[in-house]
């Protein structure tokens, strides 16, 4: 920092949608360790059970234990000592008693505390909250600092005893008692209230001094002393004065809707008087009628508020969990007590729900404290230790209390460490995936071999944290030491975006997906393996935030066509605003000062090994507030100018409005004449009118609408809109002057008017035209377009509506910024006397620089540069729709959304393709002509049908005598039956054998099977080659799919002039130019022009035939002369003159002449020539389309079968037949049948062409010359020609179809072949609609030959022979080419899309 998605590409708008960080998370999956944090976001939901505020006997009284002391006294028992053995003394110990002392315990009096701490966000839009400031309008236990005091006195009362009531809470009565518990008195003033002075302040007012009168106390408790006292230390009162905590008051700030627009009665304020600590409608009497609100009041909605947190380049969005500050709240709603402090979470009362107890009569209760439990949710911990620290509370203190708070469990919730191991190590092991089978990948990876020990585990020492003593963490951190590679890796992704691919399986199925989109048989998108990518004790997904999004733009956007200028105009408020000159200082700018908590973040240090984390220091906190200061611009005051704007006078345009009068032409009507059969309409009709007289034509009349010509990208209006002339009224612009004001101005949310056409109410009016409606026509329908009638309306005069593609799709408004060339008003200079030439101002049009714009295009009338207002716009549809409001008579108008669904939807350009758009050319397209198809028979091919099969395969052109240049059997692929299974064919192994070939026999439908006869080659003597014949398995084998997996070949548009390409230029690009014009040409041929110069594939040429000529050669070809034979013939010597034959060459280039045209290219014409403008004809088919034909010519991937979907055989079938079609042939006949009868070319022949000959009516048979072939053969050419006949009819046309008899091929002509004789003689008498070919040696007609092929063409290739017609033209049918233009098509018109129905 950006990608991806709209298109055949392209550029721009614009959405969607990714990559990044982040969490108080969840939920998949998977889990070694350890620090540090963190943990009911949901039901402010009930809550069992523990525990969370107590303390103080150094206020008090009583009491109880306890025996610590210490004294007496008794009693029991031990020692000891004297010793009379029993006594006495003396010491311990033990039990009692008494007393004094000392201590503990609970419960009362009483004092502090229990307003702190902790817990949660329900409520609160608020002075609650952040931020600064005021109180001269307060208060403040314990704490400091000063000062003074502390005298004497009373009278209850808890506890306690008695007792009464009640189940229980618990409440009562009598009696007694004490206090640092209660109440007087006395003293006190700097302390309240009144009063006077003085001094001072922003106002109400403070401050000192004096006066009057008022108001205290615990003579307590403890210790020590030299003790009726004194004396420390705790307390008591009183005042001030500090600290610290709080109340109260304003300033500014921070939230969504106007589909909430008016709120408000103690309400706003006065006086007074309660009330409070204290100001106040804070209350409560009277008096006033205010007070808030478009700068959002008021109403419903959400919601605890700040520091911070998260993103973020920043502005800002977003959030307020944990930690700190404040508020607010304690089950819900109300209340007041006590207190220094509350309306009090773990207090009191009353009211409700709810729970539990209950003798039913009553009573308890209150986890949003710390643990825990239901429930609720996707979801959040332990009914844990200890006050050892730190901090609270209370006490003189030790000391209790303390779920605050240390600390420990449990959850990868998160951040941050660390580790699962390092080194060597190719045979690149198995093994797995893959493979073109060669290999590659996993992969030094593993094993192997060396080596460490970090966590974890095992043993040993062991803190700090404490200041003398006290450690809950804890035998914890940490340290040592032995000990094993062992205990320790998963996740998720690999089609683009986004780093990562391969295989298989699946076959729009199953599924995947954030977007675009994968999946319909070869899937890097699915699933699974393997490889690979990323990150890692995690990983992934869901949710939700902020980013990319400049995608609400303050930083920093648009608005002529993409979303988006309000129809216009006037103005209120609001914003903005000329020139000089002064004050002031609100804004602005600058200094200092006080604030901005801490913790957070940043920067430099430090401390746990490091980091997380913690400590310490800076600076930051862009803030507000006071204050000294500056005066440029802005605001303000004050004076002034005149250039913006306005008046004034003086001109002249103009459909500018409004009223009223007048005027012609034209249309319908209506009378009258003249006159007659039609008139109207149309594409063509009808319907309609017309003999009752129309239409047409001439008079006259009547009504109503409109006003031609002039007229013009002319004019006037704000827009809408204005159009025949006259008169009144009237408005606004412009032009001249430079008298007069002196910024008076621009723009304007709301508001107010104005506002075409339609409609809508009332009354008028109605020629014409003309919604609806009739009726005729078109059409498949035709509720339309055309036609013929015709009503509302269209007009008037009055009131609604309030809308338009109300559009220049462009909002007013000033300024500035090359030109040019019309136009319309007015005006000013020259030249000058008739024009002309120049300049100024206002409109209005067109061409164009800069500039601007995605472009298209604006361009002094901007859409450029710039200043001010105001409107609007924020993806597409839903939708300008619904719902609510205002407005209307209505009909609807303005305002003005959500669900939901799609990824686009647009805009401009661009190349293509299409058009019943436009230009231009071409082609047997037509046209104009010659033959034919389509009717008949017949052949032949295709579809239906049928069939066991009637193998397959072409399908518009461009499939259908097409593959198939030749299906009796084979072919053959298809159908039935019989049969083989390493196979009919290849290549390898093993084992036998000596053979194949040949001959002959059995058997079968046949193949297949079975038997005899003959029979190998080298050799180093092992064998080996060749072959056969068994086995075994690798394999072989499909004309089995797929032509939409392919090569290769073809067909087609098209033998059409066209497709490209480098460089240059030109566009932001796609693209464009060149390849476009202006001429020519068969042609993108070629000239010329020209930001384009040039090249390439095609055109043409260059190749082959075929015309004319020359030269070389001369058999097999010829035969002119010469000769020789002959019935006759190049037979024959001889010859190569021609003919030919095959090689080489020449010749035709617009080369020459004459016009056109541009001096061109070329074009016309002629000369010469065998041949002239490409001489004919072949061969050659650019770049691509058609997913065009072929997997059945070949090949080939993948897939399928594999005693078969392969192979062999016999025999049928592909030859079928109610029918439809295409492509021939044959005729229908007299330009003709018949019958005698002439003259080519180009091929072909050894399993063959086959001559003479001879049979036979004839196929054809015997025979066999000659000939591998310019020599023989095939072979007789037929139309013609002449002559003879026939006489227009189903014939002497026509031959189909049968019968009869034969030939000929082949193993075999039954299904199913071809030909001959002879007989029979069908339909046919020139073909609807349609429709195909041909432009000259060509149509047309006539035969010859060949290829396949035994046999078997009316087909197909080829060959000549006779040999025409017509062509004005390019409108039009078809196709194709080039330029243009529309386009919503681009799978590209067989597109696209609309609407109904299913």
């Nucleotide at each position: 920092a950006g990608a991806g998605u709209u298109u055949g590409a392209u550029c721009c708008u614009g959405g969607c949608u990714c990559a990044g960080g982040a969490u108080g998370a969840a939920c998949c999956c998977u889990g070694g360790c350890g620090g540090c944090g963190u943990g009911c976001c949901u039901a402010a939901u009930a809550c069992a059970u523990g525990c969370a505020a107590g303390u103080c006997g150094a206020a008090c009284g009583a009491a109880a234990c306890u025996u610590c002391u210490u004294u007496a006294u008794c009693a029991c028992c031990g020692a000891g000592u004297g010793c009379u053995u029993g006594c006495a003394c003396u010491c311990a110990c033990c039990g009692a008693u008494a007393a004094a002392g000392a201590g503990u315990u609970g419960a009362g009096u009483g004092g502090c505390g229990a307003a702190c701490g902790g817990g949660u966000g329900a409520g609160u839009a608020a002075c609650a909250c952040g931020u600064g400031g005021g109180c001269a309008a307060c208060c403040u236990g314990c704490c400091c600092a000063a000062a003074a005091g502390a005298g004497g006195g009373g009278g209850a009362u808890a506890a306690c005893a008695c007792u009464u009531g009640g189940a229980a809470a618990c409440a009562g009565g009598u009696g007694c008692u004490a206090a640092u518990a209660c109440c007087g008195c006395a003293u006190a003033a700097c302390c309240a209230u009144g009063g006077u002075u003085a001094c001072c302040g922003c106002a109400u007012g403070g401050u000192a001094a004096c006066u009057a009168u008022g108001u205290a106390a615990a003579a307590g408790g403890u210790g020590g002393c030299u003790a009726u006292g004194c004396u420390a230390c705790c307390g008591c009162u009183u005042u001030u004065g500090g600290a610290u905590g709080g109340g109260c008051c304003c300033g500014c700030g921070g939230c969504g809707c106007a589909u909430u627009a008016g709120c408000u009665a103690g309400u706003u304020g006065g006086u007074g008087a309660g009330g409070u600590a204290a100001c106040g409608g804070c209350u409560c009497a009277c008096c006033a009628a205010g007070g808030c609100g478009a700068c959002g009041a008021u109403c419903a909605g959400u919601a605890g508020c700040c520091g911070g947190c998260c993103u973020g380049a920043g502005a800002g969005g977003g959030u307020g969990g944990a930690c700190g500050g404040c508020c607010a709240c304690a089950u819900u709603g109300g209340g007041a007590c006590u207190g220094a402090g509350a309306c009090a979470c773990g207090g009191c009362c009353c009211a409700g729900a709810c729970u539990c107890c209950u003798a039913c009569g009553g009573g308890a209760g209150g986890c949003a404290g710390c643990a825990g439990u239901g429930g609720g949710g996707a979801a959040u911990a332990u009914u844990g230790c200890a006050c050892a620290a730190u901090g609270g509370g209370g006490g003189a203190a030790a000391c209790c209390c303390u779920g605050a708070u240390g600390c420990a469990g449990c959850g990868a919730c998160g951040c941050c460490g660390c580790g699962u191991g390092a080194g060597c190590g190719a045979a690149g092991a198995a093994g797995u995936a893959u493979u073109u089978c060669g290999g590659u990948a996993u992969g030094u990876a593993a094993a192997g071999c060396u080596c460490u020990a970090u966590c974890a585990g095992c043993a040993g020492g062991g803190a700090a944290g404490a200041a003398a003593a006290u450690g809950a963490c804890g035998g914890u951190a940490c340290c040592u030491g032995a000990c094993u590679a062992a205990g320790a890796a998963g996740c998720u992704c690999c089609g683009g975006c986004u780093a990562a691919a391969u295989a298989c399986g699946u076959g729009c199925c199953a599924g995947c997906a954030g977007c675009c989109g994968c999946g319909g048989u070869a899937a890097u998108a699915c699933g699974u393996a393997u490889g690979g990518a990323g990150c890692a004790a995690g990983c992934g997904u869901u949710a939700u935030c902020c980013g990319g999004a400049u995608u609400u733009a303050c930083u920093g956007g648009g608005u002529g066509u993409a979303a988006a200028g309000g129809g216009a105009g006037c103005g209120c408020a609001g914003g903005c605003g000329g020139c000089u000159u002064u004050g002031c200082a609100a804004g602005u700018c600058u200094g200092a000062u006080g604030u901005g908590a801490a913790a957070g973040g940043c920067c430099g240090g430090g401390g746990c090994u490091c980091a997380a984390c913690c400590c310490c220091g800076g600076g930051a906190c862009u803030g507000c507030a006071u204050u000294g200061g500056a005066a440029a611009c802005u605001g303000u005051a004050a004076a002034g100018c005149u250039a913006g704007a306005g008046u004034g006078c003086c001109g002249g345009a103009g459909a500018g409005g409004u009223a009223a009068g007048c005027g012609g032409a034209a249309u319908u009507c209506c009378u009258a004449g003249u006159g007659u059969a039609g008139c109207g309409g149309u594409g063509a009709a009808a319907u309609g009118c017309g003999u009752a007289g129309a239409u047409a034509u001439u008079a006259g009349g009547a009504g109503g609408a409109a006003c031609a010509c002039c007229a013009g990208u002319g004019g006037c209006g704000a827009a809408g809109g204005c159009g025949g002339c006259u008169u009144a009224c009237u408005g606004g612009a412009c032009g001249g002057c430079a008298a007069c004001u002196g910024a008076c101005g621009c723009u304007g949310a709301g508001g107010c008017u104005c506002g075409a056409a339609a409609g809508c109410g009332u009354g008028g009016g109605g020629a014409g035209c003309a919604a609806a409606c009739a009726g005729g026509a078109u059409u498949a329908g035709a509720u339309a377009c055309c036609c013929u009638g015709g009503u509302a309306g269209u007009c008037c005069a009055c009131g609604c509506c309030g809308u338009a593609a109300a559009c220049g799709a462009u909002g007013a408004a000033u300024g500035c910024u090359a030109g040019g060339u019309g136009u319309c008003g007015g005006g000013c200079g020259c030249c000058a006397g008739g024009g002309g030439c120049g300049c100024c101002c206002g409109g209005u049009g067109c061409c164009g620089c800069a500039g601007c714009a995605a472009a298209c295009g604006c361009a002094g009338u901007a859409a450029g540069c710039a200043u001010u207002c105001c409107g609007c716009c924020u993806g597409g549809g839903g939708a300008g729709u619904a719902c609510g409001u205002u407005c209307g008579c209505a009909a609807g108008a303005a305002u003005g959304a959500a669900a939901c669904u799609c990824a686009a939807a647009g805009g401009a350009a661009u190349u293509g393709a299409c058009g019943g758009g436009g230009a231009c050319c071409c082609g047997c397209a037509c046209a104009a002509g010659c033959g034919g198809u389509g009717g008949a028979g017949c052949a032949u091919g295709u579809g239906g049908u049928u069939u066991a099969a009637u193998u397959c395969g072409a399908a518009g052109c461009a499939a259908c005598g097409c593959g198939a240049a030749g299906a009796a059997c084979c072919u053959u692929a298809c159908c039935a039956g019989g049969c083989c299974u390493u196979g009919a064919c290849a290549u390898c192994c093993c084992g036998c054998c000596g053979g194949c070939c040949g001959g002959c026999g059995c058997g079968u439908a046949a193949c297949g099977g079975c038997g005899c006869c003959u029979u190998c080659c080298c050799u180093u003597c092992g064998g080996g080659g060749c072959g056969g014949c068994g086995g075994a398995g690798a394999c072989a084998g499909g004309u089995g799919g797929u032509g939409c997996a392919u090569g290769g070949u073809u067909g087609u548009c098209g033998u059409c002039a066209g497709c490209u390409c480098g460089u240059g230029u030109c566009g932001u690009g796609a693209g464009a130019u060149g390849u476009u014009g202006g001429g020519u040409u068969a042609a993108g041929u070629c000239c010329c022009g020209c930001a384009a110069c040039g090249a390439g594939c095609g055109c043409a040429a260059c190749c082959c035939c075929u015309g004319c000529c020359c030269u070389u050669a001369g058999u097999a070809g010829c035969c002119a002369g010469c000769g020789c034979a002959u019935a006759g013939a190049g037979g024959c010597g001889g010859g190569c003159a021609c003919u030919c034959u095959a090689g080489g060459g020449g010749g035709a280039c617009u080369g020459c002449c004459g016009g056109g045209g541009a001096c061109a290219a070329c074009c016309c014409g002629g000369a010469g020539g065998a041949a002239g403008g490409c001489g004919g004809g072949g061969a050659u088919g650019a770049c691509g389309u058609c997913a065009a034909a072929u997997c059945a010519u070949c090949a080939u991937g993948c897939c399928c079968c594999u005693u078969a979907c392969g192979g062999c055989c016999u025999g049928g079938g592909c030859u079928a037949c109610a029918c439809a079609c295409g492509u021939g042939c044959u005729a229908c006949a007299a330009u003709g049948g018949c019958g005698u009868a002439a003259c080519a070319g180009a091929g072909g022949g050894a399993g063959g062409c086959g001559a003479g000959g001879c049979c036979g009516c004839g196929a054809g048979g015997c025979g066999g010359a000659g000939c591998g072939a310019a020599c023989c053969c095939c072979a007789g050419a037929a139309a013609c020609a002449a002559c003879g006949u026939c006489c227009c009819a189903g014939u002497u046309c026509g031959g189909a179809c049968u019968g009869c008899a034969g030939c000929c091929u082949g193993c075999a002509a039954c299904u199913c072949g071809g030909c001959u004789g002879c007989a029979c003689g069908a339909a046919g008498c020139u073909g609807g609609a349609a429709u195909c070919g041909c432009u000259a040696g060509u149509a047309a007609u006539c035969g010859c030959g060949g290829a396949u092929c035994a046999g078997a063409a009316c087909g197909c290739c080829g060959c000549g022979g006779u040999g025409a017609a017509u062509g004005c033209g390019u409108u039009c049918c078809c196709g194709g080419g080039u330029c243009u233009u529309g386009u919503a098509c681009a799978c590209a018109a067989g597109g696209c899309c609309c609407g109904u129905c299913a």
This is a predicted structure of a 1398-nucleotide RNA (small-subunit ribosomal RNA) from an uncultured bacterium.
The RNAcentral record of the sequence draws on ENA, Greengenes and SILVA.
Its Rfam family is "Bacterial small subunit ribosomal RNA".